A computed fold for a 98-nucleotide RNA from a Balneolaceae bacterium, annotated as TPP riboswitch aptamer (THI element).
It was read from a public genome assembly, where an Rfam model found it.
Model confidence (mean pLDDT): 75 of 100.
The organism belongs to Balneolaceae, within Bacteria.
The model forms 95% of the base pairs in the Rfam consensus.
RNA sequence: GGCAUCGGUUGGGGGUGUCCCGCGCGAGCGAGACUGAGAUCAUACCCUGAUUACCUGAUCCGGAUAAUACCGGCGGAGGGAAACCUGAUUGCCAUUCU
Repeated sequence: GGCAUCGGUUGGGGGUGUCCCGCGCGAGCGAGACUGAGAUCAUACCCUGAUUACCUGAUCCGGAUAAUACCGGCGGAGGGAAACCUGAUUGCCAUUCU
């Protein structure tokens, strides 16, 4: 000095389901339960180049559940949003000096 790793900054991408109860003619509203980082407390949370954000296939398949995109499969599937800083740790490589 370079690369990898971790981190930071700015920008960008993304999801918000299922069920019970109450109110309401209804659209909805309120309160709670489940999983989860997040189920619109959001100036939050997750992801940002990819086998792990998320979408599509999918009104899919198997299992479980009060129920669900709950778990597994499909799935290294097809898509999917990047630049910079040199800050820190560790490792590797190259070069120079002793």